[in-house]
RNA sequence: UACUUAUCAAGAAAGGUGGAGGGAAAGGCCCUUUGAAACCUUAGCAACCUGUCAACUAGACAAGGUGCUAAUUCCUAUUCAUGUAAAUUACUUUUUAUAUGGAUGAGAUAAUAG
Numbered sequence: 001u002a003c004u005u006a007u008c009a010a011g012a013a014a015g016g017u018g019g020a021g022g023g024a025a026a027g028g029c030c031c032u033u034u035g036a037a038a039c040c041u042u043a044g045c046a047a048c049c050u051g052u053c054a055a056c057u058a059g060a061c062a063a064g065g066u067g068c069u070a071a072u073u074c075c076u077a078u079u080c081a082u083g084u085a086a087a088u089u090a091c092u093u094u095u096u097a098u099a100u101g102g103a104u105g106a107g108a109u110a111a112u113a114g
Stems, first nucleotide, its partner, number of pairs: 001114001004111005013042005021031003026076003043069003048065002050062004073106001077104011
């Protein structure tokens, strides 16, 4: 760091150093001197890889490698279906807004891998 696959509505924070930013990007909306980012320590969550047991190939337990510990991936984009409202009109068509659901896209993490 390209590709591929899986998952993303759940879960889990204290202390020290530090001293103004942070939440991917743009917009919104938030967090933050009652202390941001970053680093360190300890703790926790989860169970992708891993180990043990089991073997119906489902599963149980552990926690070594990662990851994570404000807000649904904080919200959004495109498209399809259905519903609602408004406008338009050649009178049943079109457009816009919005809600729910499906698919795609973007992003994050893991595993594989160049």
Annotation:
The prediction has a mean pLDDT of 78. This is a predicted structure of a 114-nucleotide RNA (SAM riboswitch aptamer (S box leader)) from an uncultured Saprospiraceae bacterium. The model forms 97% of the base pairs in the Rfam consensus.